[in-house]
Context: one part of a larger RNA
RNA sequence: GGCGCACGGUGGAUGCCUUGGCAUCAGGAGCCGAUGAAGGACGUAGGAGGCUGCGAAAAGCCUCGGGGAGCUGCCAACCGAGCUGAGAUCCGAGGGUGUCCGAAUGGGGAAACCCGGCCCCCGUCAUGGGGGGUCACCCACGCCUGAAUAUAUAGGGCGUGUGGAGGGAACGCGGGGAAGUGAAACAUCUCAGUACCCGUAGGAAGAGAAAACAACCGUGAUUCCGUGAGUAGUGGCGAGCGAAAGCGGAAGAGGCCAAACCGUAUACGUGUGAUACCUGGCAGGGGUUGCGUGUGCGGGGUUGUGGGACCCACUUACCAGUGCUGCCAUGCUGGUGAGGAGUAAGAAAACGCUGUGGUUAGCAGAACAGGUGUGGAAACCCUGACCGUAGAGGGUGAGAGUCCCGUAUGUGAAAACCCGGCGUCUCCUUGUGGGGAUCCCAAGUAGCAGCGAACUCGAGAAAUUCGCUGUGAAUCUGGCGGGACCACCCGCUAAGCCUAAAUACUUCCUGAUGACCGAUAGCGGACGAGUACCGUGAGGGAAAGGUGAAAAGUACCCCGGGAGGGGAGUGAAAGAGUACCUGAAACCGUGUGCCU
Numbered sequence: 001g002g003c004g005c006a007c008g009g010u011g012g013a014u015g016c017c018u019u020g021g022c023a024u025c026a027g028g029a030g031c032c033g034a035u036g037a038a039g040g041a042c043g044u045a046g047g048a049g050g051c052u053g054c055g056a057a058a059a060g061c062c063u064c065g066g067g068g069a070g071c072u073g074c075c076a077a078c079c080g081a082g083c084u085g086a087g088a089u090c091c092g093a094g095g096g097u098g099u100c101c102g103a104a105u106g107g108g109g110a111a112a113c114c115c116g117g118c119c120c121c122c123g124u125c126a127u128g129g130g131g132g133g134u135c136a137c138c139c140a141c142g143c144c145u146g147a148a149u150a151u152a153u154a155g156g157g158c159g160u161g162u163g164g165a166g167g168g169a170a171c172g173c174g175g176g177g178a179a180g181u182g183a184a185a186c187a188u189c190u191c192a193g194u195a196c197c198c199g200u201a202g203g204a205a206g207a208g209a210a211a212a213c214a215a216c217c218g219u220g221a222u223u224c225c226g227u228g229a230g231u232a233g234u235g236g237c238g239a240g241c242g243a244a245a246g247c248g249g250a251a252g253a254g255g256c257c258a259a260a261c262c263g264u265a266u267a268c269g270u271g272u273g274a275u276a277c278c279u280g281g282c283a284g285g286g287g288u289u290g291c292g293u294g295u296g297c298g299g300g301g302u303u304g305u306g307g308g309a310c311c312c313a314c315u316u317a318c319c320a321g322u323g324c325u326g327c328c329a330u331g332c333u334g335g336u337g338a339g340g341a342g343u344a345a346g347a348a349a350a351c352g353c354u355g356u357g358g359u360u361a362g363c364a365g366a367a368c369a370g371g372u373g374u375g376g377a378a379a380c381c382c383u384g385a386c387c388g389u390a391g392a393g394g395g396u397g398a399g400a401g402u403c404c405c406g407u408a409u410g411u412g413a414a415a416a417c418c419c420g421g422c423g424u425c426u427c428c429u430u431g432u433g434g435g436g437a438u439c440c441c442a443a444g445u446a447g448c449a450g451c452g453a454a455c456u457c458g459a460g461a462a463a464u465u466c467g468c469u470g471u472g473a474a475u476c477u478g479g480c481g482g483g484a485c486c487a488c489c490c491g492c493u494a495a496g497c498c499u500a501a502a503u504a505c506u507u508c509c510u511g512a513u514g515a516c517c518g519a520u521a522g523c524g525g526a527c528g529a530g531u532a533c534c535g536u537g538a539g540g541g542a543a544a545g546g547u548g549a550a551a552a553g554u555a556c557c558c559c560g561g562g563a564g565g566g567g568a569g570u571g572a573a574a575g576a577g578u579a580c581c582u583g584a585a586a587c588c589g590u591g592u593g594c595c596u
Base pairs, nucleotide, nucleotide: 001595002594003593004592005591006590007589008588009587015581016546017545020517021516022514023513024512025511026510027509028508029506030505031167032166039101040100041099042055043054044053046079047078049075050074051073061095062094063093064092065091066090070083071082072081106115107114108113116135117134118133119132120131121130122129137164138163139161140160141159142158143157144156145155171202172200173199174198175197176196182189186236212219213218223250224249225248226247227246233241234240254498255497256496261299262298263297264296265295266294267293268292269291270290276289277286278285279329280328281327282326283325284324304476306441307440308439309438310435311434312433313432314431317336318335319334320333321332322331323330338429339428340427341426342425350424351423352422353421354420355419357418358417359416360415362411363410364409368384369383370382371381373380385402386401387391393405394404395403447471448470449469450468451467452466453465454464457483478493479492480491481490482489533540534539553580556567557566558565559564
């Protein structure tokens, strides 16, 4: 020195464990913000630091409930000082306070800082100083003022507005919009209208009440699921892309305007007619009240067996008012009655009562003992019982239905919120038939042309839908569609608007589950983690869990300067001693055997 064996050191694998994760399901909730958010800075306890809570009223203040004996949050003890059956700590609901920064908004600014104006108050002899309130911009509405320029407009000012601004995981809609890739290369094509950027909304959004489908039969808004179907199609007919009707389900809802016409107000134009007009008839009276056009408002009206306006006829009761006057007729307005509807669209608030309701604290909750069996410890074992609408789960010194918390089941709210019902309340209300063909039925629209885009559809025989440019109709004897186009036939009624549910998603709250992980795993993060650290910055981003049932964490003695150790003691165990469960291997030793 090598190879063995034995015993150690080092190291932290493995096993066991879990406070933390991951995934899914169900229910809830689905926005917050100038009444200052999200997120922070700095403070705040008698005593240093971190976390948590809170805000100069600062681990807290007030009120109302719950609860019932201890309490002054955690790491985390110790000392001190206190609170509490006059009900504390703690839990829930409502309120108060809430520094500074941050949309940040009096002005500035290198965020958490600096400097102001005005009003009120405090202090000082006075100035400086202190406290409270207020002062950004844009928009809408109202009012005032007001240039070039007379009217006016622009502009300016004031007031009012729980108007805006900023934040938010995914989901929605819209505006822009790639490439790697595939086509075994690549250009049309694909990836893909994806990723990404921007705008914007809601708890959902979007769509939505046929100018739809269908096919000679019919259906009857939209949305979503299954099927139809990888079909019909499309496609350098390559790679690929890829419907719809119908059928079966989920859900279920339909409404309001524009116009014709009537009334009224206003502006402009016209206007002395008397046979205009003032509801009709008769009589009287009025005298620009008229007529035309535009606009505002009210009524009317809303449809495709076309509808409405207009005219005629019939059709609800009573009361009050009204039309230039009187009579007759008649119309209009309001109220009561009757009917219908409602805060989900169609208009929009609030209150009361109620409950078999729900959420936000809670409460009750069955049944076991013995053993001189083992053990440190009994829940194990043995013996004999019991409960069960409860034998889910967790804890307790090993493995507990009957020890503890719970579980099944039952029960509970002063207050707040949600849901439902009733009432107050609010809103709406003529309808039917007939007639003629006078009026209306959404215009720079439809259509057409050019160029693009979306549809299964890549320009194709290319309909349909959308955009830009140009051109440019008709009003029901009108229009559009049924995949060029034409005819017949059939369907529908564009160019206005609103609309719950079935659908998508989960930052968040509650509960549950797992042939999910178990500390190099599972979230990056089980631990003072988006921390330490790195980077100018955008950004990147760790490592690190386990004594024991209980600290009982080794009094005392000895060696040593200490570190550390030896006794003694605790403990079941110290070869469990805080460098702490188990304690593999590499690696380093000590002793010994053999070989050299």

A computed fold for a 596-nucleotide part of an RNA from Goodfellowiella coeruleoviolacea, annotated as large-subunit ribosomal RNA, domain I. It matches the Rfam family "Bacterial large subunit ribosomal RNA". The prediction has a mean pLDDT of 82.